[in-house]
RNA sequence: GGAGAGGUGGCCGAGCCAGGUUGAAGGCGCUUCCCUGCUAAGGAAGUAACUGUCGUAAGGCGGUUCGUGGGUUCAAAUCCCACCCUCUCCGCCA
Numbered sequence: 001g002g003a004g005a006g007g008u009g010g011c012c013g014a015g016c017c018a019g020g021u022u023g024a025a026g027g028c029g030c031u032u033c034c035c036u037g038c039u040a041a042g043g044a045a046g047u048a049a050c051u052g053u054c055g056u057a058a059g060g061c062g063g064u065u066c067g068u069g070g071g072u073u074c075a076a077a078u079c080c081c082a083c084c085c086u087c088u089c090c091g092c093c094a
Stems, first nucleotide, its partner, number of pairs: 001090007010028003020074001029047006048065007067083005
């Protein structure tokens, strides 16, 4: 340089083809609670970031965010374009 695959939360990983309350299934991890004499196992709930607002606080409510920036659309993680990054294969130089 050429071809292909991919980028989703603390981690893994669905969702993309066939756009529609999926901030995002499921699993792991973690937190709290239940169960137990105590663990393990099991069960329940919760568990991203930024920002605005309410609150002494814990926390509640709202908005935005699916690599980045645009576009299409009533509506985009999902379709289109450009760029960035990662991986695989091929080629070239050494």